The part of an RNA shown here (small-subunit ribosomal RNA, 3' major domain) has 456 nucleotides and comes from an uncultured Chloroflexota bacterium. The RNAcentral record of the full RNA draws on ENA and SILVA. The coordinates come from a structure-prediction model, not an experiment, and the mean pLDDT is 83. It matches the Rfam family "Bacterial small subunit ribosomal RNA". Its family is annotated with structural constituent of ribosome and ribosome in the Gene Ontology.
[in-house]
Context: one part of a larger RNA
RNA sequence: UGACGGGGGCCCGCACAAGCAGCGGAGCGUGUGGUUUAAUUCGAGGCUACACGAAGAACCUUACCUGGGCUUGACAUGGCGGUGGUAGGGAACCGAAAGGGGACCGACCUUCGGGAGCCGUCACAGGUGCUGCACGGCUGUCGUCAGCUCGUGUCGUGAGAUGUUCGGUUAAGUCCGGUAACGAGCGCAACCCUUGUCGUCAGUUACAAGUGUCUGGCGAGACUGCCCGUGCAAAGCGGGAGGAAGGUGGGGAUGACGUCAAGUCAGCAUGGCCUUUAUGUCCAGGGCUACACACACGCUACAAUGGCCGGUACAAUGGGUCGCCAACCCGCGAGGGGGAGCCAAUCCAGACAAAGCCGGUCUCAGUUCGGAUUGCAGGCUGCAACCCGCCUGCAUGAAGUCGGAGUUGCUAGUAACCGCCGGUCAGCUAUACGGCGGUGAAUACGUUCCCGGGCC
Numbered sequence: 001u002g003a004c005g006g007g008g009g010c011c012c013g014c015a016c017a018a019g020c021a022g023c024g025g026a027g028c029g030u031g032u033g034g035u036u037u038a039a040u041u042c043g044a045g046g047c048u049a050c051a052c053g054a055a056g057a058a059c060c061u062u063a064c065c066u067g068g069g070c071u072u073g074a075c076a077u078g079g080c081g082g083u084g085g086u087a088g089g090g091a092a093c094c095g096a097a098a099g100g101g102g103a104c105c106g107a108c109c110u111u112c113g114g115g116a117g118c119c120g121u122c123a124c125a126g127g128u129g130c131u132g133c134a135c136g137g138c139u140g141u142c143g144u145c146a147g148c149u150c151g152u153g154u155c156g157u158g159a160g161a162u163g164u165u166c167g168g169u170u171a172a173g174u175c176c177g178g179u180a181a182c183g184a185g186c187g188c189a190a191c192c193c194u195u196g197u198c199g200u201c202a203g204u205u206a207c208a209a210g211u212g213u214c215u216g217g218c219g220a221g222a223c224u225g226c227c228c229g230u231g232c233a234a235a236g237c238g239g240g241a242g243g244a245a246g247g248u249g250g251g252g253a254u255g256a257c258g259u260c261a262a263g264u265c266a267g268c269a270u271g272g273c274c275u276u277u278a279u280g281u282c283c284a285g286g287g288c289u290a291c292a293c294a295c296a297c298g299c300u301a302c303a304a305u306g307g308c309c310g311g312u313a314c315a316a317u318g319g320g321u322c323g324c325c326a327a328c329c330c331g332c333g334a335g336g337g338g339g340a341g342c343c344a345a346u347c348c349a350g351a352c353a354a355a356g357c358c359g360g361u362c363u364c365a366g367u368u369c370g371g372a373u374u375g376c377a378g379g380c381u382g383c384a385a386c387c388c389g390c391c392u393g394c395a396u397g398a399a400g401u402c403g404g405a406g407u408u409g410c411u412a413g414u415a416a417c418c419g420c421c422g423g424u425c426a427g428c429u430a431u432a433c434g435g436c437g438g439u440g441a442a443u444a445c446g447u448u449c450c451c452g453g454g455c456c
Stems, first nucleotide, its partner, number of pairs: 008456006015447002019410005026300008034291002042053002064286007073124001077123007088105002093100002108115002126275002129273003136268001137264003140260001142258001147186006153162003166177003192252004197220007206211002223246001226240005302403001306362007319348002323342002328337003369400001374395007416439007
């Protein structure tokens, strides 16, 4: 000077408390440990690993295993030598393929030297091999916490202090006052995007017109500006008016100096080390999907505020030419046929939703709850669904009657409930993730206590 204290004071945060919905019990999905395995590739490990890298593992991916091939190599550059039926294509034959084999077909530029290509050879390529404790870059976390520093001056022998402490105040080192300090920088705030109100301009979307919902641009609007009280003639605080909105209006982007030798050599880059007929590379098949078990994140339930049946109403994001796919026909259905329109405010999914509302039924039961599991019959994608895909119909109907100790999220258009869309993607194991709208609460006395943090 820091850090720490079951030292003190002051102050914050869904930190506790007050509430609401959960998790922990069941079945299933996914990740992980463990075990197993020829292999079950690798990484991530308290908070800050465990629906994480995976925004798509049947082959591919793929890095793993088994087996079969290749050796200047699947890929790059250069040197030397060679090559004219050359490069390239390629039948028979061996083979699981890769690969081998080679009948036959057969090029390009040219200044006619050659070039390109190919073959051989030498340098070299290659490595998801090791080291994140050699590194760059990027990221997580403390933490959107209010802090971290510098110049000059002053003080101290010095490390260093002061400033940044103190009294108020704020979400804030925010501002005010005071002050051996005076200023300044990185942070805070503001500037940026979005949403809520209004004006204006434009517009092949809506509707019959012309309006204006809407779409897009420009602009206005909020500043403690006004009033009262309070406060130190302060900063500010409490209340009020007007206003669509009030004291940071809501949300986002934005993450200071640093900490954890935090994470990543498997995204990329990169030093060193290792490997070179293999730790490289190609291929087939298998594995990453195993299963006495344990944990993590979820989904669906255990029902009557419900299940089922019929009728009926209202969205917003977003996507589409290797695509979205209408009408119409076939099928109980998944789906098939069909082909109009649309490069899309125009057409399509789509009359776009579901919870909701109206009516009927079930009457408390392992049930008309619940849907696991299994059998059969089908559909789709794809070279191919045995290992190991999704969907449909019929049948089957398991556990489960609200969950121990413990534990998570959330303060308002939030939680909870409800559906819709997207990326990845041939298809999909998505219940994940990212968004969108619909319905729409309860509670906060308070800061003693638990956790994390700031100042003295």